[in-house]
Molecule: Bacterial small signal recognition particle RNA
Organism: Alphaproteobacteria bacterium
RNA sequence: GGAAGGUUUCCUAGACGGAUGACCUUGUGAACCCGGUCAGGUGCGAGAGCAAGCAGCCGCAGCAGUUAGUCAUCUGGGUUAGGCGGACCUUCCACC
Numbered sequence: 001g002g003a004a005g006g007u008u009u010c011c012u013a014g015a016c017g018g019a020u021g022a023c024c025u026u027g028u029g030a031a032c033c034c035g036g037u038c039a040g041g042u043g044c045g046a047g048a049g050c051a052a053g054c055a056g057c058c059g060c061a062g063c064a065g066u067u068a069g070u071c072a073u074c075u076g077g078g079u080u081a082g083g084c085g086g087a088c089c090u091u092c093c094a095c096c
Base pairs, nucleotide, nucleotide: 001093002092003091004090005089006088007087008086009085010083011082012081013080014079016077017075018074019073020072021071022070023069025065026064027063028062034059035058036057037056042051043050044049
């Protein structure tokens, strides 16, 4: 140096695991300057009506929770396949 086999590592790709976030879902949800609807009552009007609007109700933002699923990001978590990649070991052959 060549051939075969092996160990380990790097790169590429796939699926899986873990963490995080979003979506879905449930609850809560405004004291002050969140929105809508606004009983009762109030004001205006001769009247028909109009206006503001408390409680209540519905809901947005926000907050909290739950389980599974989907998507995204990260991961020195291993796993599979590949590269005529790297290092090392064994055997055989060859060169000096």